A computed fold for a 73-nucleotide RNA from Stegodyphus dumicola, annotated as transfer RNA. Taxonomically the source falls in Stegodyphus (Eukaryota, Opisthokonta, Chelicerata, Eresidae).

RNA sequence: GCCUUCAUAGCUCAGUGGUUACAGUACUGGUCUUGUAAACCAGGGGUAGUGAGUUCGAUCCUCACUGGUGGCU
Repeated sequence: GCCUUCAUAGCUCAGUGGUUACAGUACUGGUCUUGUAAACCAGGGGUAGUGAGUUCGAUCCUCACUGGUGGCU
């Protein structure tokens, strides 16, 4: 330099062109316990890496950029 792939909650991630995006874990509160943990219940937390384009509508499609993974030279 070229090709591939990834970027969504603190972390690990799902999802799909359709109207305030899912779960687990972590965190907070409660029940329980002599107390802690576990278990159960409830809750907060994401404008989706950045910018532009296509579309009535973009987290999703296209392009560029940034960063990471793998491969080739």

Description
It matches the Rfam family "tRNA". Gene Ontology term of the family: triplet codon-amino acid adaptor activity.